Model confidence (mean pLDDT): 82 of 100.
Predicted 3D model of a 92-nucleotide RNA (c-di-GMP-I riboswitch aptamer) from an uncultured Clostridia bacterium.
Its Rfam family is "c-di-GMP-I riboswitch aptamer". Gene Ontology term of the family: cyclic-di-GMP binding.
RNA sequence: CUCGCGACAGGGCAAACUUGUCGAAAGACAAGGACGCAAAGCUGCGGGUCUAAAGCCAAUCGAAUUCUGGCCAUGAUAGCCAAGCUGCCGAA
Numbered sequence: 001c002u003c004g005c006g007a008c009a010g011g012g013c014a015a016a017c018u019u020g021u022c023g024a025a026a027g028a029c030a031a032g033g034a035c036g037c038a039a040a041g042c043u044g045c046g047g048g049u050c051u052a053a054a055g056c057c058a059a060u061c062g063a064a065u066u067c068u069g070g071c072c073a074u075g076a077u078a079g080c081c082a083a084g085c086u087g088c089c090g091a092a
Base pairs, nucleotide, nucleotide: 005090006089012037013036017032018031019030020029021028022027035079041085042084043083046081047080048077049076050075055071056070057069058068
């Protein structure tokens, strides 16, 4: 110095929930808040999962309004897994 590993030290991130905003929704962002996390740092290229606006199919046919089911990602999830890149400390 590097790899493995996860003690020490300094710290870091931030689940659920609440409030506000955006969104059809899933969800995202900000503030508060901590369930947890040695990559819970970054990247939607591979899987999985979530949502279904638009579109398509079916049902219903009640004066009108509202309201149904199914398929589908181009949407979302990195704190689901995997892959790639980067990174603090340096005990056994």